[in-house]
Context: one part of a larger RNA
RNA sequence: CUGGGCUUAAAGGGCGCGCAGGCGGACCUGAAAGUGUCAUGUGAAAUCCCCCGGCUUAACCGGGGAAUGGCUUGGCAAACUACAGGUCUUGAGGCAAGCAGGGGUGUGUGGAACUCUUGGUGGAGCGGUGGAAUGCGUAGAUAUCAAGAGGAACGCCGAAGGUGAAGACAGCACACUGGGCUUGCCCUGACGCUGAGGCGCGAAAGCGUGGGGAGCAAACAGGAUUAGAUACCCUGGUAGUCCACGCCGUAAACGAUGCCUACUAGGUUGUAGAGGUUCUGACGCCUUUACAGUCGGAGCAAAAGUGUUAAGUAGGCCGCCUGGGGAGUACGGUCGCAAGGCUAAAACUC
Numbered sequence: 001c002u003g004g005g006c007u008u009a010a011a012g013g014g015c016g017c018g019c020a021g022g023c024g025g026a027c028c029u030g031a032a033a034g035u036g037u038c039a040u041g042u043g044a045a046a047u048c049c050c051c052c053g054g055c056u057u058a059a060c061c062g063g064g065g066a067a068u069g070g071c072u073u074g075g076c077a078a079a080c081u082a083c084a085g086g087u088c089u090u091g092a093g094g095c096a097a098g099c100a101g102g103g104g105u106g107u108g109u110g111g112a113a114c115u116c117u118u119g120g121u122g123g124a125g126c127g128g129u130g131g132a133a134u135g136c137g138u139a140g141a142u143a144u145c146a147a148g149a150g151g152a153a154c155g156c157c158g159a160a161g162g163u164g165a166a167g168a169c170a171g172c173a174c175a176c177u178g179g180g181c182u183u184g185c186c187c188u189g190a191c192g193c194u195g196a197g198g199c200g201c202g203a204a205a206g207c208g209u210g211g212g213g214a215g216c217a218a219a220c221a222g223g224a225u226u227a228g229a230u231a232c233c234c235u236g237g238u239a240g241u242c243c244a245c246g247c248c249g250u251a252a253a254c255g256a257u258g259c260c261u262a263c264u265a266g267g268u269u270g271u272a273g274a275g276g277u278u279c280u281g282a283c284g285c286c287u288u289u290a291c292a293g294u295c296g297g298a299g300c301a302a303a304a305g306u307g308u309u310a311a312g313u314a315g316g317c318c319g320c321c322u323g324g325g326g327a328g329u330a331c332g333g334u335c336g337c338a339a340g341g342c343u344a345a346a347a348c349u350c
Base pairs, nucleotide, nucleotide: 004321005320006319007304008303012318014201015200016199017198021194022193023192025088026087027086028085029084030083033081034080035077036076037075038074039073041071042070049065050064051063052062053061054060091191092188093187094186095184096183097182098181099180103177104176105175106174107173108172109171110154114150115149116148117147118146119145120144121143125136126135162169163168206247207246208245209244210243211242215241216240220236221235222234223233258317259316260315261314262313263312266295267294268293269292270291271290272289273288274287275286276285277284299306300305323350324349325348332343333342334341335340
């Protein structure tokens, strides 16, 4: 390279936007680059293949033919691809009218709980466990009432439910703002798909500067347990968890399943719409679109399973895999304040 693969065996990039590149809807016309065909010149000889011949055969040798990817030049063809021009509406986008939503950012605000402070009542325990102890308490704790302060998280609704590209998103109100769906078929007229590099986003932990600190809680201390107990249990408790700005860039970042398009039985449930049906309306029924589930057929699959949300049947583009260990390591490069990230071997060994 050819070929085979990527849910669970090795293998889908964490997610998006997008330059280059690759690929690309229907019809007409033109030219003829690719393409086809014919001719032209070339493609040395030997070798290989076929036929005939010469050494007693063979190897070997001689003669003739065929073959020769390819390249040059010219003629012809015009289906397909590319190109040029024109037309179109079904892909894509726009417009209008509606709809749902924890989508995002900022500001404000609410109640419950918790801890602390002050005051009142009260007077001996509280707390904790398997049982205890450390701990707290006559300097008045726990309990209870009132007032105040503070930080963090938002019970019920709540769902197999919704939104978002992913990470993720939940009290309430307001402001700003992104996307989606439905209906109309009014407008543009292929404007599309994918996307190496690149750019942006990216849980938790961690890092820098400044704030904040109620609860929880790595580290740490003590009490237990135990043969020991650097643990599990208990009492404390600092970073951190929270906010602002700036880094980090990882994850079982999972549907362990890349994105887009078309096609291929159904049943059933939910969410958001639209249309039809009965004189009007509700309920119901029927049809239809988008999304989210579940069961299941054909098919597929090693099986488990999957099955219009495909892992079925095909096409386009990207990423990735090639026995286990060594190793996601060393070295080099690059990014980072650091921690470390990305890229990524070999010896050796089974």
The prediction has a mean pLDDT of 89. The part of an RNA shown here (small-subunit ribosomal RNA, central domain) has 350 nucleotides and comes from a Phycisphaerae bacterium. Rfam family: Bacterial small subunit ribosomal RNA. Taxonomically the source falls in Phycisphaerae (Bacteria, Pseudomonadati, Planctomycetota).